A computed fold for a 107-nucleotide RNA from Virgibacillus halodenitrificans JCM 12304, annotated as SAM riboswitch aptamer (S box leader).
[in-house]
RNA sequence: UUCUUAUCAAGAGAGGUGGAGGGAUUGGCCCUGCGAAACCUCGGCAACAGGCUCUGUAGAGUACUGUGCCAAAUCCAACAGACAAGUAUUUGUCUGAGAGAUAAGAA
Numbered sequence: 001u002u003c004u005u006a007u008c009a010a011g012a013g014a015g016g017u018g019g020a021g022g023g024a025u026u027g028g029c030c031c032u033g034c035g036a037a038a039c040c041u042c043g044g045c046a047a048c049a050g051g052c053u054c055u056g057u058a059g060a061g062u063a064c065u066g067u068g069c070c071a072a073a074u075c076c077a078a079c080a081g082a083c084a085a086g087u088a089u090u091u092g093u094c095u096g097a098g099a100g101a102u103a104a105g106a107a
Stems, first nucleotide, its partner, number of pairs: 001107008013042005021031003025078004043070003048066003051062004074099001079096007
């Protein structure tokens, strides 16, 4: 990097350095000099995998280890379909797909 499987409306921030961007992409809408990204320190959330404990052997618990995460639903939409409103451009709701993120496994 690619493929497969699972999950994605829950949860969890302070300080320092830094100095203008950030929220994947596009559009929207937001966050940000009352300090963005990035890095560091400490803290926290979370059972995906390993470990350990319990067990009715199907699971349950536990942040010890490996990852991950700590504004807003993956912030919302994007493609297709169904339904509703409207004369109509269109708008709204729902379902599925696609894209993305994370974990585990494989090549």
Notes
Taxonomically the source falls in Virgibacillus halodenitrificans (Bacteria, Bacillati, Caryophanales, Virgibacillus).